[in-house]
RNA sequence: AGAGUUUGAUCCUGGCUCAGGAUGAACGCUAGCGGCAGGCCUAAUACAUGCAAGUCGAGCGGGGUAGCAAUACUUAGCGGCGGACGGGUGCGUAACGCGUAAGAAACUUACCUCUGGGUGGGGAAUAACAGUUCGAAAGAGCUGCUAAUACCGCAUGAUGCAACUGGUCCGCAUGGGCACGGUUGUUAAAGGAGCAAUCCGCCGAGAGAUAGUCUUGCGUCCGAUUAGCUAGUUGGCGGGGUAAUGGCCCACCAAGGCAUCGAUCGGUAGCUGGUCUGAGAGGAUGAUCAGCCACACUGGCACUGAGACACGGGCCAGACUCCUACGGGAGGCAGCAGUAGGGAAUAUUGGGCAAUGGGCGGAAGCCUGACCCAGCCAUGCCGCGUGAGGGAUGAAGGUCCACUGGAUUGUAAACCUCUUUUAUCCGGGACUAAGGCAUUUGUAACUCAAGUGUUUGAAGGUACCGGAGGAAUAAGCACCGGCAAACUACGUGCCAGCAGCCGCGGUAAUACGUAGGGUGCAAGCGUUGUCCGGAUUUACUGGGUUUAAAGGGUGCGCAGGCGGGCUUCUAAGUCGGUGAUGAAAUGUCAGGGCUUAACCUUGGCGCUGUUACCGAUACUGGAGGUCUUGGGCGCGGUUGAGGCAGCUGGAAUGAGUGGUGUAGCGGUGAAAUGCGUAGAGAUCACUCAGAACACCAAUUGCGAAGGCAGGUUGCUAAGCCGUAGCUGACGCUCAGGCACGAAAGCGUGGGGAUCAAACAGGAUUAGAUACCCUGGUAGUCCACGCCCUAAACGAUGAAUACUAGAUCUCGGCGGGUUGCCGUCGGGGUCCAAGCGAAAGCGAUAAGUAUUCCACCUGGGGAGUACGCUCGCAAGGGUGAAACUCAAAGGAAUUGACGGGGGCCCGCACAAGCGGUGGAGCAUGUGGUUUAAUUCGAUGGUACGCGAGGAACCUUACCUGGGCUAGAAUGCGCGUGAACGGUCCGGAGACGGACUUUCCCUUCGGGGCACAAAGCAAAGUGCUGCAUGGCUGUCGUCAGCUCGUGCCGUGAGGUGUUGGGUUAAGUCCCGCAACGAGCGCAACCCCUGUGGUUAGUUGCCAGCACGUAAUGGUGGGGACUCUAAUCAGACUGCCUUCGUAAGGAGUGAGGAAGGGGGGGACGACGUCAAGUCAUCAUGGCCCUUACGUCCAGGGCUACACACGUGCUACAAUGGCCGGUACAAUGGGCUGCGAAACCGCGAGGUGAAGCCAAUCCCAAAAAGCCGGUCUCAGUUCGGAUUGGAGUCUGCAACUCGACUCCAUGAAGUUGGAAUCGCUAGUAAUCGCGUAUCAGCAAUGACGCGGUGAAUACGUUCCCGGGCCUUGUACACACCGCCCGUCAAGCCAUGGAAGCUGGGGGCGCCUGAAGUCGGGGGUUAAGUUCCCUGCCGAGGGCGAAACUGGUGACUGGGGCUAAGUCGUAACAAGGUA
Repeated sequence: AGAGUUUGAUCCUGGCUCAGGAUGAACGCUAGCGGCAGGCCUAAUACAUGCAAGUCGAGCGGGGUAGCAAUACUUAGCGGCGGACGGGUGCGUAACGCGUAAGAAACUUACCUCUGGGUGGGGAAUAACAGUUCGAAAGAGCUGCUAAUACCGCAUGAUGCAACUGGUCCGCAUGGGCACGGUUGUUAAAGGAGCAAUCCGCCGAGAGAUAGUCUUGCGUCCGAUUAGCUAGUUGGCGGGGUAAUGGCCCACCAAGGCAUCGAUCGGUAGCUGGUCUGAGAGGAUGAUCAGCCACACUGGCACUGAGACACGGGCCAGACUCCUACGGGAGGCAGCAGUAGGGAAUAUUGGGCAAUGGGCGGAAGCCUGACCCAGCCAUGCCGCGUGAGGGAUGAAGGUCCACUGGAUUGUAAACCUCUUUUAUCCGGGACUAAGGCAUUUGUAACUCAAGUGUUUGAAGGUACCGGAGGAAUAAGCACCGGCAAACUACGUGCCAGCAGCCGCGGUAAUACGUAGGGUGCAAGCGUUGUCCGGAUUUACUGGGUUUAAAGGGUGCGCAGGCGGGCUUCUAAGUCGGUGAUGAAAUGUCAGGGCUUAACCUUGGCGCUGUUACCGAUACUGGAGGUCUUGGGCGCGGUUGAGGCAGCUGGAAUGAGUGGUGUAGCGGUGAAAUGCGUAGAGAUCACUCAGAACACCAAUUGCGAAGGCAGGUUGCUAAGCCGUAGCUGACGCUCAGGCACGAAAGCGUGGGGAUCAAACAGGAUUAGAUACCCUGGUAGUCCACGCCCUAAACGAUGAAUACUAGAUCUCGGCGGGUUGCCGUCGGGGUCCAAGCGAAAGCGAUAAGUAUUCCACCUGGGGAGUACGCUCGCAAGGGUGAAACUCAAAGGAAUUGACGGGGGCCCGCACAAGCGGUGGAGCAUGUGGUUUAAUUCGAUGGUACGCGAGGAACCUUACCUGGGCUAGAAUGCGCGUGAACGGUCCGGAGACGGACUUUCCCUUCGGGGCACAAAGCAAAGUGCUGCAUGGCUGUCGUCAGCUCGUGCCGUGAGGUGUUGGGUUAAGUCCCGCAACGAGCGCAACCCCUGUGGUUAGUUGCCAGCACGUAAUGGUGGGGACUCUAAUCAGACUGCCUUCGUAAGGAGUGAGGAAGGGGGGGACGACGUCAAGUCAUCAUGGCCCUUACGUCCAGGGCUACACACGUGCUACAAUGGCCGGUACAAUGGGCUGCGAAACCGCGAGGUGAAGCCAAUCCCAAAAAGCCGGUCUCAGUUCGGAUUGGAGUCUGCAACUCGACUCCAUGAAGUUGGAAUCGCUAGUAAUCGCGUAUCAGCAAUGACGCGGUGAAUACGUUCCCGGGCCUUGUACACACCGCCCGUCAAGCCAUGGAAGCUGGGGGCGCCUGAAGUCGGGGGUUAAGUUCCCUGCCGAGGGCGAAACUGGUGACUGGGGCUAAGUCGUAACAAGGUA
């Protein structure tokens, strides 16, 4: 010091969360020792038991015990002092309670100290005790006796007190002091000890110290949804009361006092030193220790006393508990222990007065749960230990892995050497002790000092020290996805679970559980709670408000805040110095003491504060004087839709009357409702009404804002400019307050043309309570009165000053060379610096500063509820919480998308040609069926697809029958057979019987087969969403990127955009870019022309031979062809357009012309696209089966639906006859000629051919001739019957072909839809792969014949580039809203029901003080009656505040409910 989390990514805003520290803690797991501290935070709940305050016999009498006695000891009572301290708790209290600083000229103070005096002489009682009475008890009464340091008179007495009166000094307003006087009055006393000295007491006065009391300034929590409170209230006069001031109390008089600088009321709370945290400022807190306060079962009251309204005193009332003989009594742990209860939770009914301190006492001493110690508890802090060194066969075991083995645990262990803290045992053993007593000395003397002797320790036989033996007695907890150090395996499979936030888990989880390993801390470790921090997230230090939350709708303006120049005084703020205080402890620095530390301790500093005095006077304030620049007034100009009132105008609209005139008008995307033959609409004339003001007109002007527009008149307000005559700071801002305030709305009364909520009708639609249309009422207009809100926006408060420019404009003024310059005030645009998250702002600031006001603090709930207030109402203002989420949001970026835009392309449309969709059949798919109909492919990009060929096989499916190291493979061991042959059983696999008996060899072995066990196999079982490889698609679309530089905070941009051009990111030009890569193109292949070379099996012009005929033969290379190589095309040339790139041309030339045609070739990527069934492969699964063998069946099913095709529907045709011309290919388990047979499929047959040689092989459409004549036909051929051929082990399920016969649908095909731009479509045949054969009409090739059309890019589809909007990014198949339905949660209202605290009034009224009256006593006193006040109790009316409440309102949350589609794109009506 920061980090995680909103996004595809970015910057910002903003919340949530984490890392740190702390704790009187609690809980979980674990636990060796010691030191020091701490320990009911809850029920101020109730308390059994014991103890916590007594002491003095040197105040008194008496009693008792011991003793013969003297005497000693003891103590119930009287008396004295102390029980007001010490100890506990935090209920109450928001207060002079506390803190701090002052004051008392308004006070007290027992014991203590000091000063100076005094202590004379009498008296009367009373407890105890004795007797007696009552009572259960507690206790009480009566009679009698007695003492005092108990009590009461008398005397004396001042410096006391009171009154009067002098002097003197002082202060602070009242006044005060005097140890200076005078006069008068008045008030005291107690004795005890000792042989004595003497000591302890007693009384008055003064002073001090200590302790208290009272008063005041300042400070001291939250709420304004608490705004008014107050009758002893505020003051006075006079009394009472008190130690003392005071309405503290009383009588009378006055009417005050407090409060927005927060009174009153409500809530909460003891305050402080300090403690925790923080860099600090602050925030939180107030355990332990210390100071103050308050309280003592609850409430009230006084008495005694120096001191109390009294924790372990009293009286009364109340609640509760206990005792009781029922009559009456007793009690108060918030003292120490302890108990019950409450609670997550907090200890022993311990020891001792040895020390410190306290009470009493002359003292010894007694008392002391204060205190000192011990016990319990890891509650915290601190310290120590659980060993140290060596040790690699890197052991065993565990875990993991690429598993003959390796890695890790790990120098870890074993083993060797060493040490002994701690624990155990044994022994020694404290400090803390000062004092007391006795005695001696000193001294005038001592209760003083010193010396000697003696005696005192709870803790404790503890700390500490020494010895013994032995590694011996001692490690856990949490975590390991990121934040945040630390990783693997298995199990699980959105389950179980985790989680502080983000988030993990749906079969390969470093996130769950376990294990191994690791990390962190360590006698602890984690979790939970709470506080501070981080959080500059309430911002004083130190934040913001255009768009993120946030500027009030606007002005005026009181209080308040702030305020121009000069000068004098003052000294409140401010600054400096000094003094006082800021208790101690705590903090901190330097030391010291426990072995160290924690802890304890000494000294210094600090305690940031308050206050007094003195000084300074720059600034602020205050007082006085003065000035003119801020402000205002005046004067002279000027501007404008500024406001109010009156008068007035034309156009338009609608209406009325009349005329002309006839069938429609109107309206829409298209229509209809509506109007019109009873005459509309149109048109003309006249008339009426109300409202709004075209052009001018603008980027204009005015106004505080809202707002303001025909003209004109009146009234009125404002600004600006010029001027320097007047005033002389008169200013700025503004909480409350007042005023204004669009539209809509409300009230009353008018008015009502247009437009138009509601409403009606017509359309649209799935619906259409909408958008569109026809109507139409409030309203829109006026007057008066309300309402008071708007995206009341510049989403930008007002004021002042300062900070580069350019340009336009409105209103003035000045100059002038009159197309210009300057200046003031408005309105705009573009920009500098600067600011800003960016967009942007930029002298009209969102810049730099100052002043004042307003407002904000995550989203939702909610501008809601309740309360108050305003309003006639509608509603406005003010304005929460529970609960819930981890986001919500701003700006910008890249994409994607748009029923946004621009440019461009493509058989995309259009223009054409031919099809599909209808029929029959073939084939594939869905569906259905089935024992099985194996599996996969499923929009485009599945469906004549994998399959380029399912009768068996294939085959993966089904049924049945078999096998189990297996049907196939490798290794190793053994045997030597095995195969084969024959027969039998069986559907076969297979089984059985008989028979036969190895082969090769380099002699090592190998081949083959069998048997058994093994290492191993097998799987078309699952996962294509674990994968490789391959493939489809966008798309042969022109794109996709990189390096460096530059721009931007950044994502990112630039380059790649722009202007042209191209098929093309093709090229050119321009340009903060310059280059480059993958794509494009080219290089490759085929084809089109030519040359060269070569010439068999191909060819045959010329020559020769030969045949009926044929390159048949000799020969030839000319030609064709074959197959190798080369040439050729590049806008090269010409014209033209253009800067260039390039384009155009019936151009030339050329076989070919602008890419000649075709192919191969597929960028970055997209679709979790397809394939685990081609193959490969991780993981999972099966192992007498999910493997394997066999037979049969199935994959060929069939009500249907779809895709792809074939054949047709006919005359551009069918049939018959004749006749012509190809190319690619294939052929030895093959192609198979001729010839013969068969109508034919085919058969017989065998020549030739391993093929430019032979064969398949006939090409077909075409051409010639004939026939048919528009019909379900001489079209069409399905279907079916019969007969055959071929292949094959086998054609039943389920082959193809042939012949004869049969002769279905179909007459050109709805909506819709497909292909194709030239050798293309269309049409015609031929070949091949697979293959025994074939379901091939398929696929892949080959050639023959051979068109039409393209104006063009508006539209449909797809694509590219640029741009724009976006709330999308899983990217529009996106996102997302509201009702309803379901569950859960909190909350408002509510008839009521039920609590609480407080105020007020009335009634009653204990104790007790005070007052009055009466009686009694020697006196003090006491008793009785009574008045005021008075706790408590009762009654009453109201207010406030909780709980609960049938029902009800909305709200929030919850993977997959319903209805629509409101918003985001022009979101389809912005």